[in-house]
Context: one part of a larger RNA
């Protein structure tokens, strides 16, 4: 840029990749087979391995903005309280998100054509012959069935909605549905991008409530000569989750963009 108007959404699918693995055990049946020793086929059922995807309830890892313990040492005037810095000081524990060792599923069953091979029928050749006409089997292999991607498949597909014939002689211009810009984000994400939202609004932050977390704050009483204990106190703290809530930012605003060879 193009896909003979702009546009939005939902799709076909030519074609490309992807998966394809396999033990064990029980039972059919100690049957069939066999003199015995041994020992099936076809079926039916269970549990693994290895691979491969998708998740985070469980178990578990991490978890440098969360809780607590404690060592030096500075330094908040002291006391106590805490803050800095010593590998994140150094130690237990952790939400969320990410993760595997954790949980889930998958390879199935099916068609359709064949390869070795084995058949019916059957002639050249009175007989024989799977083959020459002609009919029917047959593999983890081959096309389908299953996943994903996909119309620049230029052979440029297909349906459904929206917007409509404005100015101008022409070049073009203003607009329309509808899109960018521009802000607020995160499930995304190297940077674009897609993706949620923009006040007719729960997008971030902050507020409340409840969870999870860590584990009884500080002060202030009692006991204790004290270290320290015990109540107030299942307390205070509190990060990414989770429901509400417009209090603070998503205000204003600007461009684009058909009139159908």
């Nucleotide at each position: 840029c193009g896909u003979a108007g702009g546009a939005a959404a939902u799709u076909u699918g030519a074609g490309a990749g992807g998966a394809g693995c396999u033990g064990u055990c029980c039972u059919u049946a100690g049957u069939a087979c066999g003199a015995g020793a041994g020992g099936a086929c076809c079926g039916g059922g269970a549990u693994g391995g290895a691979c491969a995807a998708a998740c985070c309830u469980c178990u578990g890892g991490u978890g440098a903005a969360u809780c607590a313990g404690u060592u030096g040492u500075a330094c908040u005037g002291c006391c106590a309280a805490g803050u800095g810095c010593a590998a994140a000081g150094c130690u237990g524990a952790g939400u969320a998100g990410c993760u595997a060792a954790g949980u889930u599923u998958g390879g199935a069953a099916g068609g359709g054509a064949u390869a070795a091979g084995a058949g019916c029928u059957g002639a050249a050749g009175g007989c024989a012959u799977c083959u020459a006409a002609g009919c029917a089997c047959g593999a983890a292999g081959c096309c389908c069935c299953c996943c994903u991607c996909a119309a620049g498949a230029u052979g440029a597909g297909a349906u459904u909605u929206c917007c409509c014939a404005u100015c101008g002689a022409a070049a073009g211009a203003a607009u329309a549905a509808g899109g960018c810009a521009c802000c607020a984000g995160a499930a995304a994400g190297a940077c674009a991008a897609a993706c949620u939202g923009g006040u007719a609004g729960a997008u971030a932050g902050g507020c409340c409530a409840a969870g999870a977390g860590u584990g009884u704050a500080a002060g202030a009483u009692c006991a204790g000569c004290a270290a320290u204990g015990a109540u107030u106190u299942a307390a205070g703290c509190u990060a990414a989750g989770u429901g509400g809530u417009a209090c603070u930012a998503a205000u204003a605003u600007g461009c684009c963009g058909a009139a159908g060879a």